[in-house]
RNA sequence: UAAUAUCUUCGGGGCGGGGUGCAAAUCCCCACCGGCAGUAAAAGUCUGCGAGCGAAAGCAUGAAUCGGUGAAAUUCCGAUACCGACGGUAAGAAGCAAAGCUUCAAGUCCGGAUGAGAGAAGAAAAAC
Numbered sequence: 001u002a003a004u005a006u007c008u009u010c011g012g013g014g015c016g017g018g019g020u021g022c023a024a025a026u027c028c029c030c031a032c033c034g035g036c037a038g039u040a041a042a043a044g045u046c047u048g049c050g051a052g053c054g055a056a057a058g059c060a061u062g063a064a065u066c067g068g069u070g071a072a073a074u075u076c077c078g079a080u081a082c083c084g085a086c087g088g089u090a091a092g093a094a095g096c097a098a099a100g101c102u103u104c105a106a107g108u109c110c111g112g113a114u115g116a117g118a119g120a121a122g123a124a125a126a127a128c
Stems, first nucleotide, its partner, number of pairs: 006123005016030004031108002033084002035049004044082002052059002064080005086111003092104005
């Protein structure tokens, strides 16, 4: 000095207002939030990864356009959209002729989780 192994620390945000109602952070209207790495320039919606399940192999895994600036931006600026793991709760929705039953229903609440983790920063020693 470079790479590798080791150790330490860090490593996900958000329901505020109104409506209905006996009751809603779940329904309706408005609001609010955005992990990690990469990418000619900064990304929830471009590429890949993490978060779930499994002993493992592996399985599952959402969403953007237009205009502007520029050498370069689906990343910035402007405009208008869209998306949201697993389990729980449920006044909403759908199906069936009905009784009634079945299925679905929260990005923001509760829980697994004082967890795990993509990764980020740092430390000291050995070998070469």
Predicted 3D model of a 128-nucleotide RNA (FMN riboswitch aptamer (RFN element)).